[in-house]
Record summary
The prediction has a mean pLDDT of 77. Glycine riboswitch aptamer from Phycicoccus flavus, 97 nucleotides, folded computationally. Of the family's consensus pairs, 91% are formed in the model.
RNA sequence: UCACACCGUGCGGGAGAGUCCUCGGCCCGCCGGGCCGGGGCGCCGAAGGGGCAACCAUCCCCGGAACCUCUCAGGCGCCAAGGACCGUACGGGACAG
Numbered sequence: 001u002c003a004c005a006c007c008g009u010g011c012g013g014g015a016g017a018g019u020c021c022u023c024g025g026c027c028c029g030c031c032g033g034g035c036c037g038g039g040g041c042g043c044c045g046a047a048g049g050g051g052c053a054a055c056c057a058u059c060c061c062c063g064g065a066a067c068c069u070c071u072c073a074g075g076c077g078c079c080a081a082g083g084a085c086c087g088u089a090c091g092g093g094a095c096a097g
Stems, first nucleotide, its partner, number of pairs: 001097001006092008018041001020040009042076003048072001049070003055064002
């Protein structure tokens, strides 16, 4: 001085699953309809978390570990938010060289 990789931030992309039942409140002149909130049942998995373990590493043990799995949490009309992951830019501390 410093690539790949790692961490953080910004930008872009980013899925799935009920507007089912019921209660309360509000709005619309009625039948009825709509919105918000609570509860119930059903469902989804790509924040997070847990589990086994493919796999990685090691002489061995320890260790790391999934988009697999569980659904605790979270989410399930549109919008919004969130969103693993992908791309890109900037910044950070280093290692190899």